RNA sequence: ACUCUGGAGAUACCCAUUCAGUUGGGAGCCGAAGGUGCAAGGGUGAAAAUCCUAAUCUCUCAGGCAAAAGGACAGGGU
Numbered sequence: 001a002c003u004c005u006g007g008a009g010a011u012a013c014c015c016a017u018u019c020a021g022u023u024g025g026g027a028g029c030c031g032a033a034g035g036u037g038c039a040a041g042g043g044u045g046a047a048a049a050u051c052c053u054a055a056u057c058u059c060u061c062a063g064g065c066a067a068a069a070g071g072a073c074a075g076g077g078u
Stems, first nucleotide, its partner, number of pairs: 001078006011027001013026004028065003034061001035059001037057001041052004
C1' cells in the first nucleotide's frame, strides 16, 4: 500500500415543496475523513525576539446529524 472484518457522536427538527428522508429556506447540534490553532521541549541570539514542534486536545472551514454511504482507530490476510 491492497483486501476482509469491527467501528462512535449528533434534529427521521420547523416552514413551504416533492412520488420521495426531493428541492429551497430557517433555527439547533456532532467530531473519528480532511483541514485550523496551541504546550512542554529544542535551535539562533547579549537581550528583545524569532524558528521548529503533538494529539482522540482545540476550532467547527469542510464534513456529518433515520437507513445507506462515509468513518479516526483496531484486528486478520497478502
A computed fold for a 78-nucleotide RNA from uncultured Succiniclasticum sp., annotated as Glycine riboswitch aptamer.
Its mean pLDDT, the model's own confidence on a scale to 100, is 85.
The RNAcentral record of the sequence draws on MGnify.
Rfam family: Glycine riboswitch aptamer. Rfam's curators write: This family represents the bacterial glycine riboswitch.